Source information: Small-subunit ribosomal RNA, central domain from Halarcobacter anaerophilus, 353 nucleotides, folded computationally. The RNAcentral record of the full RNA draws on Greengenes. The prediction has a mean pLDDT of 86. Taxonomically the source falls in Halarcobacter (Bacteria, Campylobacterota, Epsilonproteobacteria, Campylobacterales).

Context: one part of a larger RNA
RNA sequence: CUGGGCGUAAAGAGCGUGUAGGCGGAUAGAUAAGUCAGAAGUGAAAUCCAAUAGCUCAACUAUUGAACUGCUUUUGAAACUGUCUAUCUAGAGUAUGGGAGAGGUAGAUGGAAUUUCUGGUGUAGGGGUAAAAUCCGUAGAGAUCAGAAGGAAUACCGAUUGCGAAGGCGAUCUACUGGAACAUUACUGACGCUGAGACGCGAAAGCGUGGGGAGCAAACAGGAUUAGAUACCCUGGUAGUCCACGCCCUAAACGAUGUGCACUAGUUGUUGCGAUGCUAGACAUUGCAGUAAUGCAGUAAACACACACAUUAAGUGCACCGCCUGGGGAGUACGGUCGCAAGAUUAAAACUC
Numbered sequence: 001c002u003g004g005g006c007g008u009a010a011a012g013a014g015c016g017u018g019u020a021g022g023c024g025g026a027u028a029g030a031u032a033a034g035u036c037a038g039a040a041g042u043g044a045a046a047u048c049c050a051a052u053a054g055c056u057c058a059a060c061u062a063u064u065g066a067a068c069u070g071c072u073u074u075u076g077a078a079a080c081u082g083u084c085u086a087u088c089u090a091g092a093g094u095a096u097g098g099g100a101g102a103g104g105u106a107g108a109u110g111g112a113a114u115u116u117c118u119g120g121u122g123u124a125g126g127g128g129u130a131a132a133a134u135c136c137g138u139a140g141a142g143a144u145c146a147g148a149a150g151g152a153a154u155a156c157c158g159a160u161u162g163c164g165a166a167g168g169c170g171a172u173c174u175a176c177u178g179g180a181a182c183a184u185u186a187c188u189g190a191c192g193c194u195g196a197g198a199c200g201c202g203a204a205a206g207c208g209u210g211g212g213g214a215g216c217a218a219a220c221a222g223g224a225u226u227a228g229a230u231a232c233c234c235u236g237g238u239a240g241u242c243c244a245c246g247c248c249c250u251a252a253a254c255g256a257u258g259u260g261c262a263c264u265a266g267u268u269g270u271u272g273c274g275a276u277g278c279u280a281g282a283c284a285u286u287g288c289a290g291u292a293a294u295g296c297a298g299u300a301a302a303c304a305c306a307c308a309c310a311u312u313a314a315g316u317g318c319a320c321c322g323c324c325u326g327g328g329g330a331g332u333a334c335g336g337u338c339g340c341a342a343g344a345u346u347a348a349a350a351c352u353c
Stems, first nucleotide, its partner, number of pairs: 004324003007307002012321001014201004021194003025088007033081002035077008049065006091191001092188003095184003103177007110154001115149007125136002162169002206247006215241002220236004258320006266294012278281001298309002326353003335346004
C1' cells in the first nucleotide's frame, strides 16, 4: 500500500463557521477531456515465457516465436463522468403568519435564609461529636424581639419537561438579540453535502490588573482518633469561589456513539405547532418536528458469538472528514508552535515482555 476497523476490546477531534479539495437533483441539446473500439508507429539488446537445437545429462548456451500489460498519432462511438447552453422543482434557501422555550447580552427590582453590627428582654450556659476537646460566654453569650449593613444563591413551580453547536442555561421585569419547529405554498432555481489548513466558541481549576468578600473553603493552625494520622471527624481559617477586562484551552468536554442524505414492523407516553370530527371537552382521530419507554427483522458470513442497539440505529447503503494497528517505555524525551507562568499542542527512539 492493500485489507480490517473505531458504544464497552486500540480507535470519533470538546463544539461550530468555513477556504482549498472530494462528492453532488431532474429534462433536452451540443462537445468529446475522461471512457470505449479500430488502425498505424514505437515499445534497443539481454532477461521472463513457449517450442526446438548444442555441450554424455543438467546448470549453461543458441535459434525462432510470443510477450513487453506502455506511449504517440489518427479514425470513430456517445450510454456514463466532465464542460458549455437552455429549461425545471422533489434538495437548499427567501418571504408571510400566529405560537413555544432556564438560548444569549445588558440594566433594574423582589422575597426567604446565613453572617456581622446597633438597641431591648433575659441568665448561665452555648456549640460540637460515636464520645469528647479545641472554640464562644458573667467584659452578659446562646435564646428571643426590633432595626441596619453587605455579599452570594434564587425554595415551591421542576418533570422520563424545555432551550442551545458544544461547554452550558433556572427568582421577577424591561431593552436589544440568535436559532429551531409548525402553517400558507407565494418567490429564487441546485444556490447543495462534507470539510485538510484557518478562524471562532469552549465547565472547573489556574494566571494578570483593579474591585468585592456574607456563606463555603484548598493551604495553614489547633482539638480529637490512632501504634503513627502530614487523613477521614470537630473548632477556626487564607487564596479561591463573586464582578470588570485580559489570558489559559484542558475534562469520564460521555450517548465513552463524527456530520449529512436515503431506505427498513409495530405498540405506549410526553413537549411544541397545525388539521379534521362531534356529544364542543380535562374529548377523539390525525400530520409534522422533538424527547422517552417497550419490542420484531437486522447487527450475527458453516455451527456457535455477550451487554445491548433497534426509524433518535450500534440495521441497510451513499458522500466527506477525523482516528486505530500488541503491552510497557510514553502522551514521555528532543525539536517546533502557543502561553506571563502553570503548562498546552505536535510527537519519537533505545531498551524490555